[in-house]
RNA sequence: GCGGCGGCCUCGGAUGACGGGGAACUGCGAACCUGGUCAGGCCCUGACGGGAGCAGCCAUAAGCAGAUCCUCCCCGGGUGUUCGGGGUCGCCCCUCG
Numbered sequence: 001g002c003g004g005c006g007g008c009c010u011c012g013g014a015u016g017a018c019g020g021g022g023a024a025c026u027g028c029g030a031a032c033c034u035g036g037u038c039a040g041g042c043c044c045u046g047a048c049g050g051g052a053g054c055a056g057c058c059a060u061a062a063g064c065a066g067a068u069c070c071u072c073c074c075c076g077g078g079u080g081u082u083c084g085g086g087g088u089c090g091c092c093c094c095u096c097g
Stems, first nucleotide, its partner, number of pairs: 001094001003092014018076006025066004034059004042051003
């Protein structure tokens, strides 16, 4: 110095567990500035009819709560396993001085 086998440290990838958050499921949920249907009333019309539209009802938004941990996504690290890279130390073999 080459090669092989190990220890320690370190970097990265993959994957699992754990922790946290979100989605998904159910319910509630808007006087008006969401939607649908719009009684009454109002407006237009000679009339037929039409229009906008409050309340109510229905559906939901933001949001709040519940249930589950079956599933998915994101984040985390003195977490587990594995793969690869780097540094360092030891041993063995060969070669050179």

A computed fold for a 97-nucleotide RNA from a Planctomycetota bacterium, annotated as Bacterial small signal recognition particle RNA. It was read from a public genome assembly, where an Rfam model found it. NCBI's taxonomy places the organism under Bacteria, Pseudomonadati, Planctomycetota. Its Rfam family is "Bacterial small signal recognition particle RNA". About the family: The signal recognition particle (SRP) is a universally conserved ribonucleoprotein involved in the co-translational targeting of proteins to membranes. By type it is a non-coding RNA gene.